[in-house]
This is a predicted structure of a 72-nucleotide RNA (transfer RNA) from Planctomycetes bacterium RBG_16_43_13.
The sequence is in RNAcentral, with records from ENA.
NCBI's taxonomy places the organism under Bacteria, Pseudomonadati, Planctomycetota.

RNA sequence: GCCCCCGUAUCUCAAUGGAUAGAGUGGCGGUCUCCGAAGCCGCAAAUGCAGGUUCGAUUCCUGCCGGGGGUA
Numbered sequence: 001g002c003c004c005c006c007g008u009a010u011c012u013c014a015a016u017g018g019a020u021a022g023a024g025u026g027g028c029g030g031u032c033u034c035c036g037a038a039g040c041c042g043c044a045a046a047u048g049c050a051g052g053u054u055c056g057a058u059u060c061c062u063g064c065c066g067g068g069g070g071u072a
Base pairs, nucleotide, nucleotide: 001071002070003069004068005067006066007065011024012023013022018055027043028042029041030040031039048064049063050062051061052060
């Protein structure tokens, strides 16, 4: 250089064209307790960037950026 895969919340992962993007874990607050832990309740938190297609894009297409693998 060329080819393939991946990029979503602090982290690990869902969502394969549709309605408000979810779960676990972590964080914060409450409840409970003599105090903690565990349990229970609640809150905050994300689609790598820029375009395109579409009535509608996390999803499809193009370029770029980053990570991994293959190839001489």